[in-house]
Context: one part of a larger RNA
Molecule: small-subunit ribosomal RNA, 5' domain
Organism: candidate division WOR-3 bacterium UBA2258
RNA sequence: GGACUAGCGCUGGCGGUGUGUCUUAGACAUGCAAGUCGGGCGGGAUACAUCGUUGUAGCAAUACAGUGGUGUGUCUAGCGGCGAACGGGUGAGCAAUACAAGGGCAACCAUCCCUCAGGAGGGGCACAACCCACCGAAAGGUGGGCUAAUACCCCAUGUUUUGCAGCGGAGGCAUCUCCGCAGCAACAAAGGCGCCGCAAGGUGCCGCCUCUGGACGGGCUCUUGUCCUAUCAGCUUGAUGGCGGGGUAACGGCCCACCAUGGCAACGACGGGUAGCCGGCGUGAGAGCGUGACCGGCCACAGGGGAACUGCGAUACGGUCCCCACUCCUACGGGAGGCAGCAGUCUAGAAAUUUGGGCAAUGGGCGAAAGCCUGACCCAGCGACACCGCGUGGAGGAUGAAGUCUUUCGGGAUGUAAACUCCUGACAGGCGGAGCGAUGCCGUUUCGGAGUAACUGCCGAAACGGUGACGGUACUGCCAAAGGAAGCCCCGGCUAACUACGUGCCAGCAGCCGCGGUAAUACGUAGGGGGCAAGCGCUGUCC
Numbered sequence: 001g002g003a004c005u006a007g008c009g010c011u012g013g014c015g016g017u018g019u020g021u022c023u024u025a026g027a028c029a030u031g032c033a034a035g036u037c038g039g040g041c042g043g044g045a046u047a048c049a050u051c052g053u054u055g056u057a058g059c060a061a062u063a064c065a066g067u068g069g070u071g072u073g074u075c076u077a078g079c080g081g082c083g084a085a086c087g088g089g090u091g092a093g094c095a096a097u098a099c100a101a102g103g104g105c106a107a108c109c110a111u112c113c114c115u116c117a118g119g120a121g122g123g124g125c126a127c128a129a130c131c132c133a134c135c136g137a138a139a140g141g142u143g144g145g146c147u148a149a150u151a152c153c154c155c156a157u158g159u160u161u162u163g164c165a166g167c168g169g170a171g172g173c174a175u176c177u178c179c180g181c182a183g184c185a186a187c188a189a190a191g192g193c194g195c196c197g198c199a200a201g202g203u204g205c206c207g208c209c210u211c212u213g214g215a216c217g218g219g220c221u222c223u224u225g226u227c228c229u230a231u232c233a234g235c236u237u238g239a240u241g242g243c244g245g246g247g248u249a250a251c252g253g254c255c256c257a258c259c260a261u262g263g264c265a266a267c268g269a270c271g272g273g274u275a276g277c278c279g280g281c282g283u284g285a286g287a288g289c290g291u292g293a294c295c296g297g298c299c300a301c302a303g304g305g306g307a308a309c310u311g312c313g314a315u316a317c318g319g320u321c322c323c324c325a326c327u328c329c330u331a332c333g334g335g336a337g338g339c340a341g342c343a344g345u346c347u348a349g350a351a352a353u354u355u356g357g358g359c360a361a362u363g364g365g366c367g368a369a370a371g372c373c374u375g376a377c378c379c380a381g382c383g384a385c386a387c388c389g390c391g392u393g394g395a396g397g398a399u400g401a402a403g404u405c406u407u408u409c410g411g412g413a414u415g416u417a418a419a420c421u422c423c424u425g426a427c428a429g430g431c432g433g434a435g436c437g438a439u440g441c442c443g444u445u446u447c448g449g450a451g452u453a454a455c456u457g458c459c460g461a462a463a464c465g466g467u468g469a470c471g472g473u474a475c476u477g478c479c480a481a482a483g484g485a486a487g488c489c490c491c492g493g494c495u496a497a498c499u500a501c502g503u504g505c506c507a508g509c510a511g512c513c514g515c516g517g518u519a520a521u522a523c524g525u526a527g528g529g530g531g532c533a534a535g536c537g538c539u540g541u542c543c
Stems, first nucleotide, its partner, number of pairs: 001543004006539005013390006019383002021348001026346003030343003035082003040079002043076015089301003098226008108218002113214002117210003121155004130145006161186004166181006191206006227273003234264003239261004244256003276298004280291004303324005326337004354380001356379003362376001363374004393423004403414004427484001429479005437470001440467010487532005492513003498527005508515002
């Protein structure tokens, strides 16, 4: 000198863009943060329409009340499906099961998506909801009975796929791999909603099953690299390898039985300390040194520890089970909980924000769709925390007011500075106009196209209607008006900037050298000056 996720002191006008618990991976009140599908299913509630029926009033039409069927719509606890493994947070642990760069899998998986080929025949048993009974303070639970499905099970079919042995061909990497042919064995499935039709049936869309190839994503593995310490020198028994098995999607001591006695280490094993890693970021001419906030990739974790279940995927932050610590409820028998999600509270600390608005956009989940959900996200609020921009007026104006400071008492300085005159109108203020983000998305109607025997649906176009949190926005017109807007540090040398008074080795200053003991440009105040400026200085850290 530069850079800060900065803090402290004094001061503080506006806007834009960023950014904001570095300490306590301490504890958390409250609200929200993951749902969705009724076009998978059986029920329930409700509104309307319609048909019937009962009662009351009436001579009757009818009105009111109740009840049953059908239809249409809305809502929905439960069964079922998909999602909840993403998105969001944090950096505790981890020195290698991590990360980075480059390879390998002839040892692998892959829901959803795209694509190829084919299929979807028949049958059966349950369990919730519901009803009945019971237990419990509650959380919740037990027994009995009924029932549906895209829930579950069985049989069939078997293009393919998998396994086995065979023939032919091609290739490699030792165990082998790939292709073709025929053989034996094993294994599938589910419906829903439209449209046309009198019906039989036809047909469209979304699904279902098996398989081919792909994409996205992942698993495993190899090489190289990745801090300090030798006041850590030897470490290791599933340890190193083999054979056979188990297990896994898959290789493998991953696990097991048996056998052998190996394996690593001064090129630092083992131990100890510290630490998430990287793209990057800071600095520097570079080499390098330091660092890993924000943003992006990977990893790890979810009060501490352990375990599996479900599932394509988890050993699962807002799932389950067990142990521990803590908090809360309790009828003392027993229960409930997990903010390192967004806000917010307490504590700690020098130190860090609102218990805000919206799904309008982008993205995600579910759904045929409308749509619903989304503290992801988009916005707003707070903080000069950082960077950038703008302003606090412009021109004229005296041999120069007053005041203040100084003086050799003549004067000098503040100083064109002010006053005063003329002018302008950027910001802030008031009144009005007004976008982009929506050339999107959604609905209705019409037309056209591909396809079909035809229709719905699909694709495209047009018209109309709807849809913006931000937002009293940006931008802009007018009004008024110099009006509301300057401080901080320094002035001995380094280092730009000097005098007076006070003090008298005192009080004090100080980054280094050093100032102060009666003429202090170094302390304190004032005048003046210098520097930077909505900031300025001090402190801390890195280069």